[in-house]
This is a predicted structure of a 366-nucleotide RNA (Bacterial RNase P class A) from a Gammaproteobacteria bacterium.
NCBI's taxonomy places the organism under Bacteria, Pseudomonadati, Pseudomonadota, Gammaproteobacteria.
Rfam family: Bacterial RNase P class A. Rfam classes the family as a ribozyme.
Model confidence (mean pLDDT): 76 of 100.
RNA sequence: GGAGUCGGCCGGACGAUCGCGGCGCCGCAAGGCGUGGAGGAAAGUCCGGGCUCCGCAGGGCAGGGUGCCAGGUAACGCCUGGGCGGCGCGAGCCGACGGAAAGUGCCACAGAAAACAUACCGCCUAAGCGCCGCAAGGCGCCGGCAAGGGUGAAAAGGUGCGGUAAGAGCGCACCGCGCGACUGGCAACAGCUCGCGGCACGGUAAACCCCACCCGGAGCAAGACCAAAUAGGGGAACGGGCGGCCUUCGGGUCGCGAUGUGUGGCCCGCACAGUUCCCGGGUAGGUUGCUUGAGGUGUGCGGCGACGCACAUCCCAGAUGAAUGGUCGUCCACGACAGAACCCGGCUUACAGGCCGGCUCCCACC
Repeated sequence: GGAGUCGGCCGGACGAUCGCGGCGCCGCAAGGCGUGGAGGAAAGUCCGGGCUCCGCAGGGCAGGGUGCCAGGUAACGCCUGGGCGGCGCGAGCCGACGGAAAGUGCCACAGAAAACAUACCGCCUAAGCGCCGCAAGGCGCCGGCAAGGGUGAAAAGGUGCGGUAAGAGCGCACCGCGCGACUGGCAACAGCUCGCGGCACGGUAAACCCCACCCGGAGCAAGACCAAAUAGGGGAACGGGCGGCCUUCGGGUCGCGAUGUGUGGCCCGCACAGUUCCCGGGUAGGUUGCUUGAGGUGUGCGGCGACGCACAUCCCAGAUGAAUGGUCGUCCACGACAGAACCCGGCUUACAGGCCGGCUCCCACC
């Protein structure tokens, strides 16, 4: 200098001015002053939890999820460290990574055969039988083999030596595989270790299934409180005015008379209607839940790390038709993806441009 890999961070800056919603103070009010007002993903709503209500939810069935080991955490399908497998020269990256000798199913095309193995090409003719030949031998039948070829994503361990008619774990050595022991490790697992077994049955479990563990349901439109008008429910009181009579002075009784609303206004007519108060439920509306929290920052300590502990310090949106914006000036590297709605921890996805650090490989020079 080039190429790469991993981790972290920023996401136009400053000023002026006009607005918008929160909080505090002042003011009768109008308003004024002060203060702070989106994100790293606020997103997708895919996991996990807090919180709230619902038969306090213990067990079982069904259903769903997770799936190497250990740890972290409130919890997780997340994170950290490790193991194993794959990729890369390397830093590093990727992996639903339990079980296929419990059972069932499936394996296109090609191919003889896709799982009780089989025989298309090929190899063999030792044994038996027949024929030919003087003989060596040849041909045929009956057979043998799975080494070689070919098909396929995958073909019933691999290499070598022996063996054989040709062959074959048929025998042996090494490698591989399985089981057991030993050693190391908490474990997953590992081993130039030992012994046994010729080797025992391909793949597929994001196919059914088996095993282990986890999961009650619904969600802030959860839930709690206050509570109008109208209608409806329950209850109580009153039922006017005038006259007569009675009275225990509270009222009772008889007679006369008729009030309100609607029909555009008025008259007639017609229709409807006891009045007032209280109680409780619900609706509109309002309040709350609502933001101080598994919280941020700094230092120290423990741990490889995720993370934990201690101390100090800070308060950092809370709307409900729902604020977080507009304009101007100066500057630059000319500004991406996108915007809270109960709150957190993750994952995933989107993102102009830029900054910092660790590490790896290659080239050149000293």